[in-house]
Record summary: Two RNAs folded together computationally: RNase P RNA and transfer RNA, 477 nucleotides in total. Its mean pLDDT, the model's own confidence on a scale to 100, is 79. Rfam match: Bacterial RNase P class A. It is annotated as a ribozyme.
RNA sequence: CGAGUCGGCUGGGCGGUCGCGUCGAUGACCCUCCGGGGUCGUCGCCGAGGAACGUCCGGACUCCGCAGGGCAGGGUGGUUGUUAACGGCAACCCGGGGUGACCCGCGGGAAAGUGCCACAGAAAACAGACCGCCAGGUCGUUUCGACCUGGUAAGGGUGAAACGGUGGGGUAAGAGCCCACCAGCGCACCGGGUGACCGGAGCGGCUCGGUAAACCCCACCCGGAGCAAGGCCAAAAGGAUCGUCCGCGAGGACGAUCUGCGCAGGCGUUCGAGGGCUGCCCGCCCGAGCCUGCGGGUAGGCCGCUCGAGCCUGCCGGCAACGGCAGGCCUAGAUGGAUGGCCGCCACCGGCCGCCGAGAGGCGGCAGGAACAGAAUCCGGCGUACAGGCCGACUCGUCCG
RNA sequence: GUGGCUGUAGCUCAGCUGGUAGAGCACCGGGUUGUGGUCCCGGGGGUCGCGGGUUCGAGUCCCGUCAGUCACCCCA
Numbered sequence: 001c002g003a004g005u006c007g008g009c010u011g012g013g014c015g016g017u018c019g020c021g022u023c024g025a026u027g028a029c030c031c032u033c034c035g036g037g038g039u040c041g042u043c044g045c046c047g048a049g050g051a052a053c054g055u056c057c058g059g060a061c062u063c064c065g066c067a068g069g070g071c072a073g074g075g076u077g078g079u080u081g082u083u084a085a086c087g088g089c090a091a092c093c094c095g096g097g098g099u100g101a102c103c104c105g106c107g108g109g110a111a112a113g114u115g116c117c118a119c120a121g122a123a124a125a126c127a128g129a130c131c132g133c134c135a136g137g138u139c140g141u142u143u144c145g146a147c148c149u150g151g152u153a154a155g156g157g158u159g160a161a162a163c164g165g166u167g168g169g170g171u172a173a174g175a176g177c178c179c180a181c182c183a184g185c186g187c188a189c190c191g192g193g194u195g196a197c198c199g200g201a202g203c204g205g206c207u208c209g210g211u212a213a214a215c216c217c218c219a220c221c222c223g224g225a226g227c228a229a230g231g232c233c234a235a236a237a238g239g240a241u242c243g244u245c246c247g248c249g250a251g252g253a254c255g256a257u258c259u260g261c262g263c264a265g266g267c268g269u270u271c272g273a274g275g276g277c278u279g280c281c282c283g284c285c286c287g288a289g290c291c292u293g294c295g296g297g298u299a300g301g302c303c304g305c306u307c308g309a310g311c312c313u314g315c316c317g318g319c320a321a322c323g324g325c326a327g328g329c330c331u332a333g334a335u336g337g338a339u340g341g342c343c344g345c346c347a348c349c350g351g352c353c354g355c356c357g358a359g360a361g362g363c364g365g366c367a368g369g370a371a372c373a374g375a376a377u378c379c380g381g382c383g384u385a386c387a388g389g390c391c392g393a394c395u396c397g398u399c400c401g
Numbered sequence: 402g403u404g405g406c407u408g409u410a411g412c413u414c415a416g417c418u419g420g421u422a423g424a425g426c427a428c429c430g431g432g433u434u435g436u437g438g439u440c441c442c443g444g445g446g447g448u449c450g451c452g453g454g455u456u457c458g459a460g461u462c463c464c465g466u467c468a469g470u471c472a473c474c475c476c477a
Base pairs, nucleotide, nucleotide: 001397002396003395004394005393006392007391008390009389010388012346013345014344015343016342017341018340020047021046023044024043025042026041027040028039029038030037031036049372053383054382056381057380058379059378060377061226062225063224064223068282069281070280071279073222074221075220076219077218078092079091080090081089082088093107094105095104096103097102108217109216113215114214115211116210117209130156131155132152133151134150135149136148137147138146139145140144164182165181166180167179168178169177183207184206185204186203187202189200190199191198192197230303231302232301233300238259239258240257241256242255243254244253245252246251261295262294263293264292265291266290267289274286275285276284277283296476297475310329311328312327313326314325315324316323317322348369349368351366352365353364354363355362356361402473403472404471405470406469407468408467411426412425413424414423420457428444429443430442431441432440450466451465452464453463454462
C1' cells in the first nucleotide's frame, strides 16, 4: 500500500424566536360539603431511542388457584460458569468451513420400538442374482452356443445412499472365510482435565445405512392470566320506598334514600342446568340459575405510575460473561395521546462555478442533501431496521529498511 | 396488552401424512358463424410473501422476518 476479520463509540452542535406536555410557584375570576377544585394567564425545572420497534424469550409486580389420585401438554438439549431469571451471555470441548485473523452448528439417543426413503435400479434395510463369473446336467455338437439346476456380492450398471477399505492367502468361482495394516464400533484399563473431552496401550471379526427441525425414548424446567393485571370513587337506563307540590280523581312533576336495565327464545330446579378445584378425567364440594339473540344506558375521574436487579466515575476480584466496594447524580409520565416549526452561524456529505498549483490538492462562492424510527407498568436479553462519521485489535499478500 | 388466521398463475382457491405445482374464471391462437357471443380444440403464464437451515429432496418440517386480517375492556 492492497485485500480482509473482529469489536466498540456516535446518531449533529450553539444561539434566537414561536409553540406543546408533566410538575412547582404565583395572579385574576368562578365553584365549594371550607379540605380543596376548575378556567385563563405569568415565571421556572425537566421533556424519547440505540433501537423507544417487532413482541420472540425471561423476570419484577398484580389478581386467581394451591384436599387427593391418575393422564396429558409446552419448553430446553455438548460442558463448566454467570444471573433475579432466560431459549441470553462468557470461556472451553467436539464437528464443519477458511491460507489466516476468524466464522457456523436445535450439538442428547437411530445396537429400545414404530414409520418413511420418490424416480432409477435385480435389490432400499429380517437384504438382493439383471448383466457377468463358476460348477454340474441336457441338447446342438470343432472352437463354442442355448436351456435347466445350483454356487457367488470380486467386477459392470442404477441411485443421495448398495451392508467397511487396501494388499495377500484361500477357492470351482468367490466372500472377514482367514491373515496383516488402516477406519469405525463395543468392552474393560492407565494418565491428564471440575467437566464436555483428550492422549495411550489391550481385547472382540462386532462392521450394526440415513432420517428424531417423523412419532418416540432419556434428562432437566414449567400452576393460570395479564397494567385491557388489579383497587377505589362517581354516573346512567329501569325499579322500590318516603317527602313536598299540582289535580275533584285516575295520576303527574320535583327531591332524597336504596337497588343497578328491559324484551324474546332455549335448557334447568334432587330425572341436578350450571359452577369451583384455572389443561383433561376420576373424586370431592357448592348449587338455582345458566346460555343465545335483540335493544337500552354509560363510554368519566383517581391510584397502580415511575427511585430502579437504576445511571456515571474510580478501585479491587475474575481469561471473560459478571461480581464487590467507595463517591457522585435524579433522568418523560402523556390518555386521542406532549417532546415540534422557523431563522442565523458552525460542523458533515457529494455537485457546479471561479482562482491558485506541474500534479495530488488547496481556497472562495452558489444552490442542495442529511438515515431508521418515536415512550405508554417497569426491567434483563434476543431479533430486525439504520444516512453518515470516528476509534481500536488482529490476519493474509506485496514492496522497502 | 393478549390470542388466532392468511399469504400459491392477473383474480378466487386446492395441494392430507415431504417425492414432476393444479382447478375455475381471465389471457392468446385456431375452428364453427355473414359478424360478435355461446360452443369445440389447443397453448402460454408461478421468486409458492422474503431470508436461512434440516433432508438425497421443502409449497409442506424448523428458525427468523415482512405484510394483511379477525376477536377480546363497563352495567354483564